[in-house]
Molecule: RNase P RNA; transfer RNA
Organism: Planctomycetota bacterium
RNA sequence: AGGGUGGCCCAGGCGACCGUCGCGCAGCUUGCUGCGGGGAGGAAAGUCCGGGCUCCUCGGGUCAGGGUGGUGGCUAAUGGCCACCGGCCGCAAGGCCAGGGAAAGUGCCACAGAAAGCAAACCGCCUCCGCUCUCCGGAGCGGCGGUAAGGGUGAAAGGGUGCGGUAAGAGCGCACCGCGGGCCUGGCGACAGGUCCGGCACGGUAAACCCCACCCGGAGAAAGGCCGAAUAGGGGGGCGCGGCGACGACCCGCGCCAAUCGCCCCCGGGUAGGCCGUUCGAGGCCGCGCGCGAGUGCGGUCCUAGAGAAAGGGUCGCCCCUCCCCUCGGGGAGGACAGGACCCGGCUUACGCGGCCACCCCCGUC
RNA sequence: GCCCCAGUAGCUCAGUUGGAUAGAGCACCGGUUUCCUAAACUGGAGGUCGCGCGUUCGAGCCGCGCCUGGGGCG
Numbered sequence: 001a002g003g004g005u006g007g008c009c010c011a012g013g014c015g016a017c018c019g020u021c022g023c024g025c026a027g028c029u030u031g032c033u034g035c036g037g038g039g040a041g042g043a044a045a046g047u048c049c050g051g052g053c054u055c056c057u058c059g060g061g062u063c064a065g066g067g068u069g070g071u072g073g074c075u076a077a078u079g080g081c082c083a084c085c086g087g088c089c090g091c092a093a094g095g096c097c098a099g100g101g102a103a104a105g106u107g108c109c110a111c112a113g114a115a116a117g118c119a120a121a122c123c124g125c126c127u128c129c130g131c132u133c134u135c136c137g138g139a140g141c142g143g144c145g146g147u148a149a150g151g152g153u154g155a156a157a158g159g160g161u162g163c164g165g166u167a168a169g170a171g172c173g174c175a176c177c178g179c180g181g182g183c184c185u186g187g188c189g190a191c192a193g194g195u196c197c198g199g200c201a202c203g204g205u206a207a208a209c210c211c212c213a214c215c216c217g218g219a220g221a222a223a224g225g226c227c228g229a230a231u232a233g234g235g236g237g238g239c240g241c242g243g244c245g246a247c248g249a250c251c252c253g254c255g256c257c258a259a260u261c262g263c264c265c266c267c268g269g270g271u272a273g274g275c276c277g278u279u280c281g282a283g284g285c286c287g288c289g290c291g292c293g294a295g296u297g298c299g300g301u302c303c304u305a306g307a308g309a310a311a312g313g314g315u316c317g318c319c320c321c322u323c324c325c326c327u328c329g330g331g332g333a334g335g336a337c338a339g340g341a342c343c344c345g346g347c348u349u350a351c352g353c354g355g356c357c358a359c360c361c362c363c364g365u366c
Numbered sequence: 367g368c369c370c371c372a373g374u375a376g377c378u379c380a381g382u383u384g385g386a387u388a389g390a391g392c393a394c395c396g397g398u399u400u401c402c403u404a405a406a407c408u409g410g411a412g413g414u415c416g417c418g419c420g421u422u423c424g425a426g427c428c429g430c431g432c433c434u435g436g437g438g439c440g
Stems, first nucleotide, its partner, number of pairs: 002361008010352001012319007020039002023036006041337001045348002048346005053220004065216005070084005085099001086097004100211002105209002107205003122151002124147003128143006159177006178200001179198008224276004234267007242257004283302008320335007367439007376392004385423001394410005416432005
C1' cells in the first nucleotide's frame, strides 16, 4: 500500500424569526395572552418470540393442541445472549449449523438400473459338463454353479487402503484407518484421550408420521376501572282526573283506592362524552467489587414526550460532509432509513461511499 | 392498536402422501376455410411458481425471514 474479519459509536452543528402540543407561574375578558422550561428512534417499523400489567375460570390436574431440541450458565423470561463441545467452510482473523432419537414402530426413496432395503448376477471373471473348431497353446456357443474384486446405472449399491490368500473372489486372514461395545483416566457436562474386545452385524429421510425430554391456561389497553349528560324507556312518591264511602238527584269538601292517563319530584341502569390505567422503569450514566463472558452486588447521580384523527414543523444566515459545473475562485444541488400511541427484554428487516478500535492475509522497506 | 387470509402464463383458476417436459379455459401468433371478417378446425409461442435463505438426492409443495394485496374486531 492492497484485500479481508469482528466489534463499538453517531444519526449534521450553531444562531435568529415564525408556528405547533403538553407542563409550571402570572394576568384577566375563563379561554386567551405573556414569561419560563420540555417535546421520538437505533431501529419508534414488522408484530416474529419472551415477560410485566389487566380481565376471564371457585381452585387444581390430565389429555388434546402448539413450540423448543449439543452441554453448562445468564436472565423476570425466551426460540434471546455468553462460554465450551462436535461437524462443515475459510490460508488466516473468523463464519455457519432445527446439533435429541433411524438396532420402538409405520411410510417414502421418482427416473435410470439386473438389483433400492428380510438386497441383487446385466456385462465381466472362475471351476465343472456338453457340442463345434483348432496352428494342440486354446477359442466360440450352450448349460449347472461360484463370485459383489472390475464395468455400467444412480443422490445412495451392505466399510476404506495395502499385503496375503483363492479356480476366480470375498473381513476369508492380517496391519492401519473407520464403525460398534466394555473398562480406565480427565472434565459439572456435552465430550476428549487411552486400552481391550468384536470381522462389520447397523443405507438415507423425523424442516414425513412418530418416540423421548422440557416449556406453554385463554384473551389482550378496543385489557380493565371510575364519573356521567340530552332524548327515550324502567322503578318509586305526590297532586290532579277517575272509582268507592254515598244517600232520590246534583254540587262542594273529607277519607280510602289497583291499573291507565296528565304534570312535578326522586332513584338506579346505561349511551354520547370525560378521567384514570399511561413522565419512576427488571430505567439511564459513573465508580468500586465478583465473573473468561453474558451478567451481577453495593454506592453515588439523573428524570427523560404524553397526543387523542392525533403535536413535534418551516424560513434565513454561517460552518461541516457528499456530488456536479466551470473562467480555479466561486456557483449549484443534496444531507439517509424512518416517526411514539401501555411498558420493557430480544430477534428480524430498512438505512449513510459516516466515524473509531482490535485482529488476519499478502506485498514492500528498515 | 390487535388478529387472520392470499400470491402459479396478459386474465381466471387446477396442481397431495415432494419426483423432473408445471397444466386448463379465455386472450395472443401462424395456417385452413371465406370476396373480406367473425365463428369453426388445426399448429404454436408465452412461467424468476411474489423474493431470499435453508432441509432434502430432488422444493410450486416442507421450514424460517421478508415484500405486496385483501379481510375481520368497538